[in-house]
Context: one part of a larger RNA
């Protein structure tokens, strides 16, 4: 390489969007590029493969045949391609409807916390396994009132919902994306996938400027201990928050790529529709659970498949060395991406 694989053994890009490319619904007519078939030219000989013959056998040697290819030409028209004319089951558009922490920006609220001010009040408070560091007679803790500030949004709340993923939750206003259902009408294959490219992308981190209540890497102290650069306690700075820009990684997980079709049931729930007085029940789209067949090394998966098939993409090929070195690209840096070998078992 072929092949075989990719939930947990190596392997699904973190997610989307789109270009090239690959693949592609039903029917009519044409064409003949692919495809199939006949003829013919060429494919030197030797060698080689196969079937025979000759040296007693074999090596050796002789005969026949193959040499799967390419060119020219005649034909076939099912399938693929191309052209043509149509169709509506895929896809999309229009109409109506309800659901939603989907996104962006603004405004407003209550609880808690901390600080400050004031009142009451007096000796402790705090903290722990026990203590101490710490705070407090310069009046703390507790309690009442007021002011200020920042961050997060209790209950509802779910096994729920939304989103491509990351993620998204107080209330409200504006703008805005998507999905779903119902019934018609329209377009007429406009589709699927998607190397590159482009965009989004938790936390931490970086740059500039704000902000800073609580929490809290680093750091300091108190304990514990043989030691304790920890676990526990008292403090505490970056950071956490906002704006703009960068970084581009995560156990970015369902460790499960996307799309389509098919293959027993049962049950809960969310959003629609039909049905009913109300139910039952039927149906479409999600989110979960238990399982038939089947699959799997097993665990398990099981219509949301890891079943049965098809198309396209990514990736894997023993462990270590190593996600390292070197080179290149990107980045302010941290670093990221790409990514070996020697050697060794």
């Nucleotide at each position: 390489u072929u092949g075989g694989g990719c939930g947990u053994a190596a392997a699904g890009c973190g997610c989307g969007u789109c270009u090239a490319g690959g693949u592609g619904g039903u029917u009519u007519g044409g064409u003949a590029a692919g495809u199939c078939u006949g003829a013919u030219g060429u494919g030197a000989a030797a060698a080689u493969g196969c079937g025979g013959g000759g040296c007693u056998c074999a090596a050796c040697u002789c005969c026949g045949u193959a040499u799967u290819g390419c060119g020219u030409u005649g034909g076939a028209a099912a399938c693929u391609g191309c052209c043509u004319a149509a169709c509506u089951a895929g896809a999309g558009u229009a109409u109506c409807g309800g659901a939603g922490a989907g996104g962006u920006g603004g405004g407003c609220g209550g609880a808690a916390c901390u600080a400050c001010a004031a009142g009451u009040g007096u000796a402790g408070a705090g903290g722990u396994g026990a203590a101490a560091u710490u705070c407090g007679u310069a009046g703390a803790u507790a309690u009442u009132u007021g002011u200020a500030g920042g961050a997060a949004u209790g209950c509802c709340g779910a096994u729920a919902g939304a989103g491509a993923a990351g993620u998204c939750a107080g209330c409200u206003c504006a703008c805005u994306g998507g999905a779903c259902g119902a019934a018609u009408a329209c377009u007429g294959a406009c589709a699927c996938u998607g190397a590159a490219g482009c965009g989004c992308g938790a936390a931490a981190g970086c740059a500039u400027g704000g902000g800073g209540a609580g929490c809290a890497a680093a750091c300091a102290g108190g304990a514990u201990u043989a030691g304790a650069u920890a676990c526990c306690c008292u403090g505490g700075u970056a950071g956490u928050c906002c704006a703009u820009g960068c970084u581009g990684u995560a156990a970015a997980c369902g460790a499960u790529g996307a799309u389509u079709a098919c293959u027993a049931a049962g049950c809960g729930u969310c959003g629609g529709g039909g049905g009913u007085c109300g139910a039952a029940c039927c149906u479409c789209g999600g989110c979960a659970c238990u399982c038939a067949a089947g699959c799997u090394a097993a665990c398990g998966c099981g219509a949301u498949a890891a079943g049965u098939a098809a198309u396209c993409c990514a990736c894997c090929u023993g462990g270590g060395g190593a996600g390292u070195a070197c080179g290149u690209u990107c980045g302010c840096a941290a670093g990221a991406a790409u990514g070996a070998a020697a050697c060794u078992c």
This is a predicted structure of a 345-nucleotide part of an RNA (small-subunit ribosomal RNA, central domain) from an uncultured bacterium.
The RNAcentral record of the full RNA draws on ENA.